The RNA shown here (Glycine riboswitch aptamer) has 101 nucleotides and comes from Heliomicrobium modesticaldum.
The same sequence occurs in records of 2 taxa.
The prediction has a mean pLDDT of 80.
The model forms 89% of the base pairs in the Rfam consensus.
[in-house]
RNA sequence: GGACGAAACUCUGGAGAGACCCUGCCAGACAGGGCGCCGAAGGGGCAAAGCGGUCAGACUUUACCGUUAAAUCUCUCAGGCAAAAGGACAGAGCAAGUGCG
Numbered sequence: 001g002g003a004c005g006a007a008a009c010u011c012u013g014g015a016g017a018g019a020c021c022c023u024g025c026c027a028g029a030c031a032g033g034g035c036g037c038c039g040a041a042g043g044g045g046c047a048a049a050g051c052g053g054u055c056a057g058a059c060u061u062u063a064c065c066g067u068u069a070a071a072u073c074u075c076u077c078a079g080g081c082a083a084a085a086g087g088a089c090a091g092a093g094c095a096a097g098u099g100c101g
Base pairs, nucleotide, nucleotide: 001100003098004097009093010092011091012090013089018035020034021033022032023031024030036081037080038079042077043075044074045073049068050067051066052065053064054063
């Protein structure tokens, strides 16, 4: 001098689905009851492949069992269904640091 640069933090963008009905109390929020929905906080589940084991022994293959196994898939526990808030993810900044000349 230039390249890369995790997590966190800051800024920006950021979807889906009933401003549902009844009661408490005028609306919302909140609490209780009822029906209908969403998936992108979080959480759960699984494939291929790898590894190990079993069938007298070796090799190969098949089968079975176990284990490690992902997601924007799936479940809908949680959360959410006007606005606000939140929001996976993305861009930019910042930055421990790691190479190169």